[in-house]
RNA sequence: GAGGGUUUGAUCCUGGCUCAGGGUUAACGCUGGCGGCGUGCCUUACACAUGCAAGUCGAACGGGGCAUACAGCGAUGUAUGCUUAGUGGCGAACGGGUGAGGAAGACGCAGGGACCUACCGAGCAGAGGGGGAUACCCGCUGGAAACGGCGGAUAAAACCGCAUACGCCCGUGUGAAGAGCGCGGGGAAAAGCGCUACGGUGUUACUGGUCGAGGGACCUGCGGCCCAUCAGGUAGUUGGGGAGGUAACGGCUCACCAAGCCGACGACGGGUAUCUGGCGUGAGAGCGCGAACAGGCACAAGGACACUGAGAGACGGGUCCUACUCCUACGGGAGGCAGCAGUGGGGAAUUUUGGACAAUGGGCGCAAGCCUGAUCCAGCGACGCCGCGUGUCGGACGGAGUCCUUCGGGAUGUAAACGACUUCUGAUGGAGACGAAAGGGCAGCUCAGGGAAUGGGGCUGCGAUGACGGUAUCCAAUGAAUAAGCCCCGGCUAACUACGUGCCAGCAGCCGCGGUAAGACGUAGGGGGCAAGCGUUACCCGGAAUUACUGGGCGUAAAGGGAGCGUAGGCGGGAGGUCAAGUCCGGUGUGAAAGUCCCUGGCUCAACCAGGGGAUAGGGCUGGAAACUGACAAUCUUGAGUACAGCAGAGGAAGAGGGAAUUACCGGUGUAGGGGUGAAAUCCGUAGAGACCGGUAGGAAGGCCAGUGGCGAAGGCGCUUUUCUGGGCUGUUACUGACGCUGAGGCUCGAAAGCCAGGGGAGCAAACCGGAUUAGAUACCCGGGUAGUCCUGGCCGUAAACGAUGCUCACUAGGUGUGGGGCACAGAGCGCGUUCUGCGCUGAAGCAAACGCAAUAAGUGAGCCGCCUGGGGAGUACGUCCGCAAGGAUGAAACUCAAAGGAAUUGACGGGGGCCCGCACAAGCGGUGGAGCGUGUGGUUUAAUUCGACGUUAAGCGAAGAACCUUACCAGGUCUUGACAUAUCCGUGGUAGUGAACUGAAAGGGGAACGACGGAGGCGAAUGCCUUCGAGCGGAUACAGGUGGUGCAUGGUCGUCGUCAGCUCGUGCCGUGAGGUGUUGGGUUAAGUCCCGCAACGAGCGCAACCCCUGUGGUUAGUUGCCAACACGAAGGUGGGCACUCUAGCCAGACUGCCGCCGACGAGGCGGAGGAAGGAGGGGAUGAUGUCAGAUCAUCAUGCCCUUUAUGAUCUGGGCUACACACGCGCUACAAUGGGGUGAGCAGAAGGGGACGAGGCUGCGAAGCCGAGGGAAUCCGGAAAACGCCCCCCAGUUCAGAUUGCAGGCUGCAACUCGCCUGCAUAAAGAUGGAAUCGCUAGUAAUCGCAGAUCAGCAUGCUGCGGUGAAUACGUUCCCGGGCCUUGUACACACCGCCCGUCACACCACCCGAGUUGGGAAUACCUGAAGGUGGCGGAAGCCAACCGGCAACGGAGGCAGCCAGCGAAGGUAGGCCUAGUGAGGGGGGUGAAGUCGUAACAAGGCAGGUGUACCGGUAGGUGCGCCUG
Repeated sequence: GAGGGUUUGAUCCUGGCUCAGGGUUAACGCUGGCGGCGUGCCUUACACAUGCAAGUCGAACGGGGCAUACAGCGAUGUAUGCUUAGUGGCGAACGGGUGAGGAAGACGCAGGGACCUACCGAGCAGAGGGGGAUACCCGCUGGAAACGGCGGAUAAAACCGCAUACGCCCGUGUGAAGAGCGCGGGGAAAAGCGCUACGGUGUUACUGGUCGAGGGACCUGCGGCCCAUCAGGUAGUUGGGGAGGUAACGGCUCACCAAGCCGACGACGGGUAUCUGGCGUGAGAGCGCGAACAGGCACAAGGACACUGAGAGACGGGUCCUACUCCUACGGGAGGCAGCAGUGGGGAAUUUUGGACAAUGGGCGCAAGCCUGAUCCAGCGACGCCGCGUGUCGGACGGAGUCCUUCGGGAUGUAAACGACUUCUGAUGGAGACGAAAGGGCAGCUCAGGGAAUGGGGCUGCGAUGACGGUAUCCAAUGAAUAAGCCCCGGCUAACUACGUGCCAGCAGCCGCGGUAAGACGUAGGGGGCAAGCGUUACCCGGAAUUACUGGGCGUAAAGGGAGCGUAGGCGGGAGGUCAAGUCCGGUGUGAAAGUCCCUGGCUCAACCAGGGGAUAGGGCUGGAAACUGACAAUCUUGAGUACAGCAGAGGAAGAGGGAAUUACCGGUGUAGGGGUGAAAUCCGUAGAGACCGGUAGGAAGGCCAGUGGCGAAGGCGCUUUUCUGGGCUGUUACUGACGCUGAGGCUCGAAAGCCAGGGGAGCAAACCGGAUUAGAUACCCGGGUAGUCCUGGCCGUAAACGAUGCUCACUAGGUGUGGGGCACAGAGCGCGUUCUGCGCUGAAGCAAACGCAAUAAGUGAGCCGCCUGGGGAGUACGUCCGCAAGGAUGAAACUCAAAGGAAUUGACGGGGGCCCGCACAAGCGGUGGAGCGUGUGGUUUAAUUCGACGUUAAGCGAAGAACCUUACCAGGUCUUGACAUAUCCGUGGUAGUGAACUGAAAGGGGAACGACGGAGGCGAAUGCCUUCGAGCGGAUACAGGUGGUGCAUGGUCGUCGUCAGCUCGUGCCGUGAGGUGUUGGGUUAAGUCCCGCAACGAGCGCAACCCCUGUGGUUAGUUGCCAACACGAAGGUGGGCACUCUAGCCAGACUGCCGCCGACGAGGCGGAGGAAGGAGGGGAUGAUGUCAGAUCAUCAUGCCCUUUAUGAUCUGGGCUACACACGCGCUACAAUGGGGUGAGCAGAAGGGGACGAGGCUGCGAAGCCGAGGGAAUCCGGAAAACGCCCCCCAGUUCAGAUUGCAGGCUGCAACUCGCCUGCAUAAAGAUGGAAUCGCUAGUAAUCGCAGAUCAGCAUGCUGCGGUGAAUACGUUCCCGGGCCUUGUACACACCGCCCGUCACACCACCCGAGUUGGGAAUACCUGAAGGUGGCGGAAGCCAACCGGCAACGGAGGCAGCCAGCGAAGGUAGGCCUAGUGAGGGGGGUGAAGUCGUAACAAGGCAGGUGUACCGGUAGGUGCGCCUG
């Protein structure tokens, strides 16, 4: 020390992406009241206008200027004060800025010795005496300017000799010495200002020297970036003694000598980068960073160089080169903001050309003081942190407004208003700081010395000094007054509704939202979060154990090297000893300050600041310990090895030999085929094949034995035998004495294919050629066939080189098989026990995501090596190495995705398996598909042909009745509170209602005339009148209405899988979990039906049963039913009867109950008896969890949307009836098992009152007229086929009846569009139906008629009813559907799945590319500035100091100049590295539904994969070897 989202149908794991946190020199968007403290060019080390940022000292010097005083008539002089251009001194090397360069001459920590150090401090010694110049100045003069030149004069603390100098330096003696002590030589100096008693003395400076402090230089160790696709680098390079040089060591430099030196512990090269204290984050370890503050370094336009100096290779100094800018009289000059401000530019982006030296600090000065863009302050910026405020209390009628609403209400919300109060901020007025008391000044006191004064130390007093700033702060009065926004509200993640939009517009951090009800877009209301801010973007750490030291992995997820040998390295057995490197303990010094942490304190708090403390990795010094590691010496035998004896073996290399078979050839016998396949064909064969026999040749391979047998490190190794040779195992003793393990690089071996050279070639066989298959078939199958396969030599160096499991050692239960040995027992055997070593199986603990592993570990440990870090791009590109080539090894990035994966689970699926069902097939019978017609649908047409239903599961379906109506459609005419509902208000007595004329197609309009009525109250004698309520009517307002949309918003209902046997639950058990178990298994069944077994035991919904019809019987009841006996009779018509039939209530009956056999003694099965019926007797009703976003918004209901003088309502007419076509379902046929005629006979169920209708009459008939009977077991309706007899005689017919004509009938307001029926006439197609396809297993199919619903009328449809009444089922291989178990899976929208590659189009990044344009670092040569260095500096130029000389002049020395060497920049040349760009070429990625195929996932339809080779539009195919994933 917190995790969450996201791969799946779900699960566990792996793994990436992503979020919540913190931070920032930030920027951007919206917003913005105040204060404090901080902070502010991250980009162009880009260029800079202007001002300022380093001066100071007159107590170093001469001179000038000004003022004052004095003297003088004045000129002028003297003195004092102020000032200062120059000489001189000190400073300018600090302070301030910036981070370009730099990977080491840097930095950090710890050390070291061969050094320097102005100013400061402390000791020691000293300052004597001289000299010559020069600036300023004056004169002349050059130049546009900058700036000079010449001549003349002058001072010093400027400069130079001399003197002195123990110490200092040099030489030298001694000496180990650069110590010490001697000797010789050399080297100093500066004065100014005070006081004075004039003797001195003080102070600031000065000289020599020593020490200190602080500062600096140099050296060493250790530490901190990336790339090995940078592996070799190096010539002053490495070392040496010598010389030079430096403050000093040193190849720092030079000559010479040697040939070294650095490097896998990463040299050299490339890239990047100021380093640190620290800062951010984090539990920590770490990771990232190096703003501000502090220390170091580096730089100052780009380079080079030296001068001065204590100090510089000098930001505001110099010289030179280069670039740039400016001035110019064109000759020449000037410049360097990475100081503070400021400007332009760049950029997403970073401030005022402010005040002051008051404080702190610095320079100079004796000091006063001057200077100080250091600094202190102020200004600007919400840039950050911290603090404060925008009011407080009360206030319900829960106001108005707004939003939502189920219309009741809810929310905003005590919020506001309103009342009371307060005044931090603000505005006004007033008071008003701390920071400032030192140094110094003045005065006084005091102290020390030889001490009078100056001066010094201490103390006291006095007076002065503030940029900020009239600021902080305080007081007064005033007034709620002056002050709130931003983001978010699908999940993660806290916060939800409405409207708009309609895969559009848009959102998005990830997952993902948006295609008409969006909590995800936009707006609004409401809510959440934070708040003077809030969000976004960018970046860092965290989460991320996602580089794993703390703290990960590698059998299958990414990951074990193909194998061995072995170098470096790492690691290493037992006992004792020594040392003390590691290690541990103590002490010590360091680890700057600041910061972090703790305590305390100061600003009202805090931020901020101050004081104190603590902490701090690390390395240094030092003392100690000795267990462990290490080192050393000596030792041991158990690790390792050696010797000896024995054993097994396809271990390796070479040679020799042998047999079987294939093929070819030769000979023989012999004749028509052979061969091949799913079937064929190509092919061989009458020129004699194949077959059989014999012979010859040649090559390759090694049958049986043969085995989860053996051997080998791996690859791999298989006839026999010989020679050579490696390793292993066992046994026993002896020997060596840790000799060991691993192993980066390296070396060797390394299947197959392939390559080179030479052989060989029987069989096989890439490529290739044919034949098939196919839509195609560059394949699978077949016939041929070349490389190759074989041998020798040489390459290649890869494989699923796999146990997908590195090597070694130790430890950790067993059981069992097998190979090779030993030992014991046994009698020599069989055997048994034990032990060692191999190869397997099984299994405990343990491990593991699971699968699984389990002494041959994937367990527990130790050592070493290799490797992994999301998928794709890609094992690709580039570079390098290897190779003859093929290619191998090493091995990225851009870009892109939110996953890619592993194991296991449940399903689904399979041209997987097993078991089992079903009119599923088969066996049968009859159909459909052909014809005509009917009907439905599509299509077309139309003003409209209303709408719905679309494989199975739409299509004689909704529709169980479209002429009007229906009706939803079309045309036209009309109505607008409406055809219909409810409510309120107003009006209304000739009101409601009826409703003539007229108009009109109707609806509608129109209104003559007729004409009522309820309740209550009041008035009245009464008819009656008045008021009011209602009804009705008229009007108004709310609203009605919609067969308008959405069946993908829904309820309900239904279809389907499927009457299939399944679907689940509780508890328990198993599993991390999804889930499993139960429900699987063995039997059995129609059945998850039952039995048995079983970590399950039970239960629910289904199955079955209960219900209905039917089949037998009994019983009850007999009218309308029935009639055996009796009577009458034409007739069950009547009497009678209820036995029978029948009717319809109740009951019985069937349960494998009985017998035998089978089965497990079970469930059950088979057979039998009995029975009307037998194993569910037949039929029906009944439809589990669920599936199909199945169907229906047009039955109904219903959310939302739409419409409102119309998408509503109504009327007339039309349409739904159309017709080139296509399909479904039917009817009727094609005929003789038939048609026609005639005769005679037999049902069931249902219906009937505006209906059924007997019977009679009329009509050929449909039908008409009259009409009995029956609201029904009573009346109504001729069943048909069948059967008897007759005709027809195989033909488009005496089959078939379409179509059409004429004449009729019926219903209805009305049959034109558009009904049904009848008669006569007409007489089409059709002669049994292609591919294909449907139904049916018994009272079934087939066939025959009848009835009913709907209905005025209108069935070939539908629903029912009965009559006649078959055939066949071997069987479950196949087709279809289904159930259970199992298996594989890359499917889960679930195989109508998934998915691969080419091609075409668009976009993107990348590679190559004739080149081309820049940049960088070097190399070689040329040239060579400034400037050091060396030489010359002469017979030739110039010169004050010293020497000689009276002088002239000379000398010493120096300068100029010249030469040499070095040297920046520049030039030339060839290479290297890198960036941009490039015609064109290449592959890759992405993209909505493009094209071609179907490679993979199931046995994926040829198992797949793999290395290699060849071939092919493409996936791919084939050969050889290997793998099982």

Record summary: The prediction has a mean pLDDT of 85. Predicted 3D model of a 1525-nucleotide RNA (small-subunit ribosomal RNA) from a metagenome. Rfam family: Bacterial small subunit ribosomal RNA. Its family is annotated with ribosome and structural constituent of ribosome in the Gene Ontology. The sequence is in RNAcentral, with records from SILVA.